About this RNA
The part of an RNA shown here (small-subunit ribosomal RNA, central domain) has 343 nucleotides and comes from Firmiana kwangsiensis. Model confidence (mean pLDDT): 84 of 100. The full RNA is in RNAcentral, with records from SILVA. It matches the Rfam family "Bacterial small subunit ribosomal RNA".

Context: one part of a larger RNA
RNA sequence: CUAGGCAUAAAGGGCACGUAGGCGGUGAAUCGAGUUUAAAGUAAAAGUCGCCAAAAACUAGCAGAAUGCUCUCGAAACCAAUUCACUUGAAUAAGACAAGGGAGACUGGAAUUUCAUGUGUAAGGUUAAAUCUCUAAAUCUACAAAGGAACGCUAAAAGUGAAGAUAGCUUUUUAGGUCCCUGCCGACAUUGGGGUAUGAAAGCAUAGGUAGCAAACAAGAAUAGAUGCCUUGGUAGGCCAUGCCAUAAAUGAUGUGUGCUCGCCUUUUAUCUAUGUGGGUCAGGGGCCUAGCUAACGUGUGAAGCACUCUACUUAGGGAGUAUGGUCAUGAGACCCAAACUC
Numbered sequence: 001c002u003a004g005g006c007a008u009a010a011a012g013g014g015c016a017c018g019u020a021g022g023c024g025g026u027g028a029a030u031c032g033a034g035u036u037u038a039a040a041g042u043a044a045a046a047g048u049c050g051c052c053a054a055a056a057a058c059u060a061g062c063a064g065a066a067u068g069c070u071c072u073c074g075a076a077a078c079c080a081a082u083u084c085a086c087u088u089g090a091a092u093a094a095g096a097c098a099a100g101g102g103a104g105a106c107u108g109g110a111a112u113u114u115c116a117u118g119u120g121u122a123a124g125g126u127u128a129a130a131u132c133u134c135u136a137a138a139u140c141u142a143c144a145a146a147g148g149a150a151c152g153c154u155a156a157a158a159g160u161g162a163a164g165a166u167a168g169c170u171u172u173u174u175a176g177g178u179c180c181c182u183g184c185c186g187a188c189a190u191u192g193g194g195g196u197a198u199g200a201a202a203g204c205a206u207a208g209g210u211a212g213c214a215a216a217c218a219a220g221a222a223u224a225g226a227u228g229c230c231u232u233g234g235u236a237g238g239c240c241a242u243g244c245c246a247u248a249a250a251u252g253a254u255g256u257g258u259g260c261u262c263g264c265c266u267u268u269u270a271u272c273u274a275u276g277u278g279g280g281u282c283a284g285g286g287g288c289c290u291a292g293c294u295a296a297c298g299u300g301u302g303a304a305g306c307a308c309u310c311u312a313c314u315u316a317g318g319g320a321g322u323a324u325g326g327u328c329a330u331g332a333g334a335c336c337c338a339a340a341c342u343c
Stems, first nucleotide, its partner, number of pairs: 003315003008296001012311001014198001016196002021191002025086006034078001035075002038072001040070003050062002089188001092183002095179003101174005107168001108151001113146002117142002159166002203244004208239001213237001217233004255310001257308004263288006270281004292299002317342002325336004
């Protein structure tokens, strides 16, 4: 490589959009160097196989075969192409609806901290202590003020989003989705190498901001020691704006899309039905379970079942996601990615 695989054993790209490419609904007609029936030609000789041939070697002869190619008359199911139709896939319009979807602006109340004043007298912290704060009046308590960050209850296995993610209230703006019956369009679909966009936290650059918290750092303890766990402090950071970075156990450890396949319970939105506080349907979120599948665990209409399409990836462990080289990045690093050797 093939073949087999990819939740947990090696293996699904973090996630979407989309170019090339692949693959792809229904009914007709036409076409004929994909395909295919029949016939013909050709495939030098030697060689291979068979015969002559009753042993071996050699030589000569004869008769075949040689999955191919070319050409002619045909076929037209499938594939391709052209043309005309269709509506169930896809899109779109009308009607209804739900939501922490995105972005901007305004604004709110608890709590922590700081600070002013009053009252008042001795704390705080820990297993125990001490560092630390405080009689120059702290902690506590009452009341006014400042500032930053986060949004209690509601809250749920709930909702939304491609994923990352997303929650005080109000408002502006904007994207997507579901249902419903009609209208319209008429295969316009799907996947997707390269490519583009987006992508938690940490980190970086510039300019701000800084209440709590808190890497680093300092001090106190504890300890045989203690570069730790505990305590008291505390700077980057965290927050905002703009621009980088491109990685996570980026997880459902399960790629996308389509069709088909026993039941029960629950929940969100919509819709139909009708009062039985019920029943049906669609699109989601969960819990059990039949068949089947699975090494087992388990999964089971949200499949890991039965099938199809395209794509990423895998091939014993280490060496190693490393070296060299290349591309990207301000950098940190990221991406692509070996071999010797070893067992």